[in-house]
C1' cells in the first nucleotide's frame, strides 16, 4: 500500500421574501396587529423488553398462560448493559451463545444393516432334552451397553394483576334516563373486578336487542425541571457511581416546525451535468431492534502467497 476486526465524530450552509406555531410586552380589545424571542431526531421509527405516572379490591385464592435460564456485578427496573468461565467459529484482531435438567414420564431420528431405541435374532460354527444358549462374521456412532436431542412436549427455579394520556380530573355547552316491540329481573336480572373457576363488590332511579328519533362536536389541567444535558475531577478492570460548575432547551390537537428564489460547501465527472441519504415530535423516560447517500477518525490483526 491492500484485506479486515472493534469503536468514535458528523450528518449540509447563508442571504432575501412570503408564511405556521408557543412565549412575553405593548396597542387594540375580547378577536386582531406590531415587536422580541423558542420551535425535530440520531434513529423522532418499530412498539420488541422495562419502569415512571393514572384509574380499576392497596391488586384476593387456585388453574391456565406466558417469560426467563453459566458465575459475578450494575442499574429506578429489565429479557438491557459490564466482566469472567466454558462451548463453537476465525491466521489473527476479534465474533457468536438457542449456555438448569434426559436415573420422572411421552415423543423423534437420515444412510448402512436380517434387526436401531427396540428383538417373531441373519449367516457360519458350537452346544441341549429343548430354548439366541454361546462364540465368531457382518452394517453402523450406537447391536441388551438404557446412550443423543428440552430453538420437541416436559420438569426444575424465578418472576409476571388488568387497562394505557383516546388514562384520568375538570369546567362549559345541549340533552330524550322520554316514546315504540321482542326477552330477562329483587327466587338477584345487570355492571366492575384477570383469560377460566371461586371470592369480592356496586345493585331497583332495572338490562339486553331492535324500532323510529333528539342533542353534543368545545376549554383547561395532566403536558413537560426530567432516574434532565454538557464539562472536569474522584473511586471502580468495566457497566456504573459520587461530586463540582455552567445550561435549563418544542409541547402543537388534526396536529406548527414550510415554500420559493439566488449563492455557496462536499462528492462524482474531462466538461456539460447529475447527486447531496434515512427519517417527521403527539404524556416522559431507560433500553434493544431496523432504516441510513457521502465524509471524518481512533485503536488493533494480517496464516498461505507476493513484493
Nucleotide at each position: 500500500c491492500a484485506a479486515g476486526u472493534a469503536g468514535a465524530u458528523g450528518g449540509c450552509c447563508u442571504u432575501a421574501u412570503c408564511g405556521c406555531u408557543g412565549u412575553u410586552u405593548g396597542u387594540u380589545u375580547u378577536u386582531a396587529c406590531a415587536a422580541a424571542u423558542g420551535g425535530a431526531g440520531g434513529a423522532a421509527a418499530g412498539u420488541c423488553c422495562g419502569a415512571a405516572c393514572a384509574c380499576c379490591a392497596u391488586a384476593g385464592u387456585g388453574c391456565a398462560a406466558c417469560a426467563u435460564a453459566g458465575u459475578g456485578g450494575u442499574u429506578a427496573a429489565u429479557a438491557g448493559c459490564c466482566a469472567c468461565c466454558a462451548a463453537c467459529c476465525g491466521u489473527g484482531a476479534g465474533g457468536u451463545u438457542a449456555g438448569g435438567a434426559a436415573a420422572a414420564g411421552u415423543g423423534c431420528a437420515a444412510c448402512a444393516g436380517a434387526a436401531a431405541g427396540g428383538a417373531u435374532g441373519u449367516a457360519c460354527a458350537g452346544g441341549u432334552c429343548a430354548u439366541g444358549c454361546u462364540g465368531u462374521a457382518g452394517u453402523g456412532a450406537a447391536a441388551u451397553c438404557a446412550g443423543g436431542u428440552a430453538a420437541a412436549c416436559u420438569c426444575u427455579a424465578u418472576g409476571u394483576g388488568g387497562u394505557g394520556c383516546a388514562a384520568u380530573g375538570u369546567c362549559a355547552u345541549g340533552u330524550a334516563a322520554a316514546c315504540c316491540a321482542a326477552c330477562g329481573u329483587u327466587a338477584g336480572a345487570g355492571g366492575g373486578c384477570u383469560g377460566c373457576a371461586c371470592g369480592c363488590u356496586c345493585g331497583a332511579u332495572u338490562g339486553u336487542u331492535g324500532g323510529a328519533g333528539g342533542g353534543u362536536a368545545g376549554g383547561c389541567a395532566g403536558c413537560u425541571a426530567a432516574a434532565g444535558u454538557u464539562u472536569g475531577c474522584u473511586g471502580g478492570u468495566a457497566a456504573c457511581a459520587g461530586u463540582a460548575a455552567a445550561c435549563g432547551u418544542a409541547g402543537a390537537u388534526a396536529a406548527a416546525u414550510g415554500a420559493u428564489a439566488a449563492g455557496g460547501g462536499c462528492u462524482c465527472g474531462a466538461a456539460a451535468g447529475a447527486g447531496u441519504a434515512c427519517a417527521g415530535a403527539a404524556u416522559u423516560c431507560g433500553g434493544c431492534u431496523u432504516a441510513u447517500a457521502g465524509a471524518u477518525u481512533u485503536a488493533c490483526u494480517u496464516a498461505u502467497u507476493u513484493a